[in-house]
């Protein structure tokens, strides 16, 4: 030096940036659950199955009506504070922990290791979760935004492509002179 870097420190994107606690408030819901009467009459419960163990149960099992009494979780969320800008959220593989004992299979976690994808919010369709037309989550498209890069241009700014291991400032290293 228009050159290099998964180095360092310190910033920017957003007036819904991300996320943690905190929780007024809706809502869950007249649901679940007792207690009572009818009715019916043999099964029911321990996450599903199957085989096994425990257990209620004809002194009514499960189930269905009628009255009465009546919850909470898990999801949201105003507020307040705290931490950050791969802030973080989603998938797989595997370790562990759960609920009775084997075998399959779900599901759950203050969440541990490794690995992929997604720049960041919106707004629609699908599809999944869920009481839920909330709100989360995934594909697909749309526009709108921040950063670069290449074109035009005096300049505003405009078309086009990329996207966070990126970008901008300062230091440092490296490598030519």
């Nucleotide at each position: 030096a228009u050159u290099u870097c998964a180095c360092a420190u310190a910033g920017a994107g957003g007036u819904c940036g991300c996320g943690a606690u905190u929780g007024a408030c809706a809502a869950a819901a007249g649901u679940c659950a007792c207690u009572u009467a009818u009715u019916u009459g043999a099964a029911c419960u321990g996450c599903u199955g199957u085989a096994g163990c425990a257990g209620u149960u004809u002194u009514g099992a499960a189930a269905a009506u009628a009255a009465g009494u009546a919850a909470a979780a898990g999801g949201g969320g105003a507020u307040a504070u705290c931490g950050c800008c791969g802030a973080a959220a989603c998938g797989a593989u595997u370790a562990a922990u759960c609920a009775u004992u084997a075998c399959a299979g779900a599901g759950a976690u203050a969440g541990g290791a490794u690995u992929g994808u997604u720049g960041g919010g919106c707004c629609a369709a699908u599809a999944g979760u869920u009481a839920a037309u909330a709100g989360c989550u995934a594909u697909u498209g749309g526009a709108c935004u921040g950063u670069c890069g290449u074109c035009a241009g005096a300049a505003a700014u405009g078309a086009c492509g990329g996207u966070g291991a990126g970008c901008u400032a300062u230091g440092g290293g490296a490598u030519c002179a």